[in-house]
RNA sequence: GCGGGUGUAGCUCAGUUGGUAGAGUGCGAGCUUCCCAAGCUCGAGGCCGCGGGUUCGAACCCCGUCGCCCGCU
Numbered sequence: 001g002c003g004g005g006u007g008u009a010g011c012u013c014a015g016u017u018g019g020u021a022g023a024g025u026g027c028g029a030g031c032u033u034c035c036c037a038a039g040c041u042c043g044a045g046g047c048c049g050c051g052g053g054u055u056c057g058a059a060c061c062c063c064g065u066c067g068c069c070c071g072c073u
Stems, first nucleotide, its partner, number of pairs: 001072007010025004019056001027043005049065005
């Protein structure tokens, strides 16, 4: 330099015929218990790496760009 993959909640990851963003775990509260743990219920937390474009509407399509991983030269 070229090609491919990847970036979504604190963490690990889902979500693609474009249609108002989810799970597990962690965190907070409550129930339970003599206490702890375990269990159960509820809740907070992200506008999807960044910047543009297309569209009535974009995590998803297009362009540019940055980080990480793999391969090639």
The RNA shown here (transfer RNA) has 73 nucleotides and comes from an Oligoflexia bacterium. Rfam family: tRNA. Rfam's curators write: Transfer RNA (tRNA) molecules are approximately 80 nucleotides in length. Model confidence (mean pLDDT): 81 of 100. NCBI's taxonomy places the organism under Bacteria, Pseudomonadati, Bdellovibrionota, Oligoflexia.